[in-house]
RNA sequence: GGAUGAGGUAGAGGUGCGUCAAAGAUGAGUACACAAUGUGAGGAUGACAACUGUGAUCAUUGUUGAAAGGCUUUUUCGCCGAAGCAUGGAUAAGCGUCAAGCUUAUGUAUUGCUGGGGUUGCCUUGAAUAAGGGUAACACUGUCAUUAUGGAAACGAAUUAGGUUUCUAUAAUGGAGGGCUACUGAUCGU
Numbered sequence: 001g002g003a004u005g006a007g008g009u010a011g012a013g014g015u016g017c018g019u020c021a022a023a024g025a026u027g028a029g030u031a032c033a034c035a036a037u038g039u040g041a042g043g044a045u046g047a048c049a050a051c052u053g054u055g056a057u058c059a060u061u062g063u064u065g066a067a068a069g070g071c072u073u074u075u076u077c078g079c080c081g082a083a084g085c086a087u088g089g090a091u092a093a094g095c096g097u098c099a100a101g102c103u104u105a106u107g108u109a110u111u112g113c114u115g116g117g118g119u120u121g122c123c124u125u126g127a128a129u130a131a132g133g134g135u136a137a138c139a140c141u142g143u144c145a146u147u148a149u150g151g152a153a154a155c156g157a158a159u160u161a162g163g164u165u166u167c168u169a170u171a172a173u174g175g176a177g178g179g180c181u182a183c184u185g186a187u188c189g190u
Base pairs, nucleotide, nucleotide: 001190002188003187007184008183009182010181011180014080016079017078018077021074022073023072024071033063034062035061036060037059038058042051045099046098047097048096083114084113085112086111087109088108090106091105092104093103094102095101115141116140118138119137120136121135122134123133124132125131143175144174145173146172147171148170149169150168151167152166153165154164155163
């Protein structure tokens, strides 16, 4: 000099992903609360406690009148399985108590799926025609591989060859993020 490339570090995709804070619109003249009129005994998933003929519940009218989630703009931080979803179970907190149920947060599984954003249809969440989630189709885009054509460089040949390798552009086909690129380098062996 050779083979392989564990592990580590740093990066790329772009209407890229998530997060913090502020302002604004929507939510909404809605809910709650109060008053009047009418009704007349229960209301909430079950039980208990409490409330209730000094009027439960419901309806109408009037007065007053929010908030959360989601959204837009600006900003902070962390990043490129970023992140999201599905299924299973765990812990904590909240809803008067217990149970059920729901919500939020945390971490999880011999777990599984999705490279990325977009458009459209359907389903679903939502006050919503906003937006989110799922699913299917359609193109777009990045990446790698294979093939074909063109260009550049190197090697080879020189009567035998328009051959081989690398890079790049275009096109087609296909794969998946446990991927891809760059550097480093474990291991084997001479």
A computed fold for a 190-nucleotide RNA from Metabacillus arenae, annotated as Lysine riboswitch aptamer. Of the family's consensus pairs, 100% are formed in the model. The organism belongs to Metabacillus, within Bacteria. The coordinates come from a structure-prediction model, not an experiment, and the mean pLDDT is 80.